[in-house]
RNA sequence: CGUGCGGGAGAGCGUCGCAAGCCAACAGGUCGGCGGCCGCCGAAGGAGCAACCGCCCCGGAAUCUCUCAGGCACCCGGACCGCACG
Numbered sequence: 001c002g003u004g005c006g007g008g009a010g011a012g013c014g015u016c017g018c019a020a021g022c023c024a025a026c027a028g029g030u031c032g033g034c035g036g037c038c039g040c041c042g043a044a045g046g047a048g049c050a051a052c053c054g055c056c057c058c059g060g061a062a063u064c065u066c067u068c069a070g071g072c073a074c075c076c077g078g079a080c081c082g083c084a085c086g
Stems, first nucleotide, its partner, number of pairs: 001086007012038001014037005021030003039072003045068001046066003052060003
């Protein structure tokens, strides 16, 4: 560094619109998808300062900061931690 297993947080199930499926006599309901608007989160990634570190005047640099990206029911993802293997 990689693979497998386990643990793994935060923040609106916000609002409006669009086409499709299903139920329905109508009205409407339901499911997920996409887009707009504001609000919010930070632990994929990215960027910034710099604590700190080192083979030391040159390098490496965060769990800090920003929020471009990403995310805000569940699922997925997920820095980091533990175990095993290469």